The RNA shown here (SAM riboswitch aptamer (S box leader)) has 105 nucleotides and comes from uncultured Flavicella sp. Lineage of the source: Bacteria > Pseudomonadati > Flavobacteriia > Flavobacteriales > Flavicella.
This record gives sequence, structure tokens and C1' cells, in this order.
RNA sequence: UUAUCAAGAAAGGCAGAGGGAUUAGACCCUGUGAAGCCUUAGCAACCCUUUAACCUAUUAAAGAAGGUGCUAAAUUCUACCUAGGCUACUUGCUUGGAUAGAUAA
Repeated sequence: UUAUCAAGAAAGGCAGAGGGAUUAGACCCUGUGAAGCCUUAGCAACCCUUUAACCUAUUAAAGAAGGUGCUAAAUUCUACCUAGGCUACUUGCUUGGAUAGAUAA
């Protein structure tokens, strides 16, 4: 810089009190064992492989050996916008966008 982020997928061992990125609030997970480390298993299909179309670029389908990633809850939710819609009177709901973040190339 570009793409994606409401889908999917957990057991065991060590360990021993926190964790859900950061700030604030909410909500939640956690001694029926948090973080972290290790093993095994799995999910997905970004890179990758094969096939087809195609001048190329690229697109589609299939695959999973390898490189990553991931395996509570939407990136847990909200925050920002002289934004939109609904509700109806100060709130609530909802859609879109922005910022920040995560992952891949």
C1' cells in the first nucleotide's frame, strides 16, 4: 500500500491469577483453572497447487503437501460524524462511513 474481518474450528500437559489490543464506560470469561509455554487435533483458504476460460491482466472451480493465521461472545459492545432512517421528546433502535486494531500478501 492492497484485501479481508457477524462464517468456521479444542483436547491434553506444565503453570497458577488474571484475561477479553490500547484509554474510559458497559458487558462477559476465569480455581469446574486466566495469561503464558509445549504437544496433538482441527478450521479457513491469504500465499500456494491443479484444471478451465483468456493475448495479457484476470476470473471461476477443485485441492490442502508446504509458509502464515486462527480455534468464547461481530474486531464482545459503545465512544468520532454540522451522516441517513425509524421511534417520539429525550432518549432508544438501526444503517452507512471515519479512526484505531488484527491477519495476509